Background
The prediction has a mean pLDDT of 80. Predicted 3D model of a 74-nucleotide RNA (transfer RNA) from a Candidatus Saccharimonadota bacterium. Rfam family: tRNA.

RNA sequence: GCCUCCGUAGCUCAGUGGAUUAGAGCAUCUGUCUUCGGAACAGAGGGUCGUAGGUUCGAGUCCUAUCGGAGGUA
Numbered sequence: 001g002c003c004u005c006c007g008u009a010g011c012u013c014a015g016u017g018g019a020u021u022a023g024a025g026c027a028u029c030u031g032u033c034u035u036c037g038g039a040a041c042a043g044a045g046g047g048u049c050g051u052a053g054g055u056u057c058g059a060g061u062c063c064u065a066u067c068g069g070a071g072g073u074a
Base pairs, nucleotide, nucleotide: 001073002072003071004070005069006068007067010026011025012024013023028044029043030042031041032040050066051065052064053063054062
C1' cells in the first nucleotide's frame, strides 16, 4: 500500500431483508424491606448508533469519504 472485520448508554453487547417511539444485562440514582450494609422487589435517569456527506417519504441498517482499533497479505 491492498483486503477483511469491529466502532450503538459508564461497561459488555443485541438490532445489518430500511418503518412498532433505539433495546437487554451489569453499573448509577430513588423508594420498599433491613439496626446498618448487602441481597431481593419496584421505579427513574443516561444515546442523536465513531465523524461527514449522499440515496430515500423514511437510514443504526444502503452508498461514498474519513478517523480509531484488530487481523491478514508482499